[in-house]
Molecule: Lysine riboswitch aptamer
RNA sequence: AUAGAAGAUAGAGGUGCAGGAUUCAAGAGUACCACAAACGUUUAGCCAGGGCAGGCUGUUUGUGUGAAAGGGGAGACUGCCGAAGGGUUCUUGCAGGUCCAUGCAAGGAUGCCUGGGAUGCCGGAUAAGAUCCGGCGUACUGUCACGAUAUGUGGAGCGCUAUCUUGUGU
Numbered sequence: 001a002u003a004g005a006a007g008a009u010a011g012a013g014g015u016g017c018a019g020g021a022u023u024c025a026a027g028a029g030u031a032c033c034a035c036a037a038a039c040g041u042u043u044a045g046c047c048a049g050g051g052c053a054g055g056c057u058g059u060u061u062g063u064g065u066g067a068a069a070g071g072g073g074a075g076a077c078u079g080c081c082g083a084a085g086g087g088u089u090c091u092u093g094c095a096g097g098u099c100c101a102u103g104c105a106a107g108g109a110u111g112c113c114u115g116g117g118a119u120g121c122c123g124g125a126u127a128a129g130a131u132c133c134g135g136c137g138u139a140c141u142g143u144c145a146c147g148a149u150a151u152g153u154g155g156a157g158c159g160c161u162a163u164c165u166u167g168u169g170u
Stems, first nucleotide, its partner, number of pairs: 001170003005166007014081001016080004022074003033064007044057004049100004084114003087110009115141002118138008143155004
């Protein structure tokens, strides 16, 4: 000097990721509440799915008043670039008691999956045509390899770029 290895630090991708607050829509002229009318009267109905125990009493219509939560959009701010999201599994809590099932929330484990956002179709969640998640496809985009310039083919973040350190080969 060079090649590859291990480690450390810094950094890039762009309609990039996450968070709480603010604000806006939706939820919804819904729930609750008040009043009026009609109907009903416990062998029934309700208390979130089933069993058990326990408790309660109603239903419909109209009029008036009239929310909130969970879920989301927007710009700004803050923190970031496996950012983060999903799957599986474990723990805890909530859904009136209890057993079961299921769902939701929080936390832990797991290199099991995903480079990134967009978009079409399908499926799921949801009050929802908002939004989110998953699968498949499409083009785009960052990056590396091959190829040797034509904007081709392939890979994955366990990646890529830069610098430094350590040890190895030539």